A computed fold for an 84-nucleotide RNA from a marine sediment metagenome, annotated as Glycine riboswitch aptamer.
[in-house]
RNA sequence: UUUCGCGGGAGAGCCCACCCGUUUUUUGGGUGGCGCCGAAGGAGCAACAGCCCCGGAAACUCUCAGGCCAAUGGACCGCAAAAG
Repeated sequence: UUUCGCGGGAGAGCCCACCCGUUUUUUGGGUGGCGCCGAAGGAGCAACAGCCCCGGAAACUCUCAGGCCAAUGGACCGCAAAAG
C1' cells in the first nucleotide's frame, strides 16, 4: 500500500399527479413533475512548478451518476488476518 472478515458511520420530500397492487410482510411498485442531499464513483480548480503546453489536492466546488421512512449502499475510522 492492497485485499478479506467483524464493528462504527452523516445528509436530504415516506411532496404532488396518474396507473397497478396491498395473503404474511409492507402500507409497496412504476411513470411524470418540482424540491433537496453528497461521504460510492466521476468531473473542476489554488499555492507551487513551469513561465508555451503539460503537471498539481481535498472532507472545497459541480451535481453526470448515486441518494432523500426503513433496508441496501456509504467517504472515513477501529480491531484482526493475508499478500506485496

Background:
The model forms 90% of the base pairs in the Rfam consensus. Its Rfam family is "Glycine riboswitch aptamer". Rfam links the family to the GO term glycine biosynthetic process.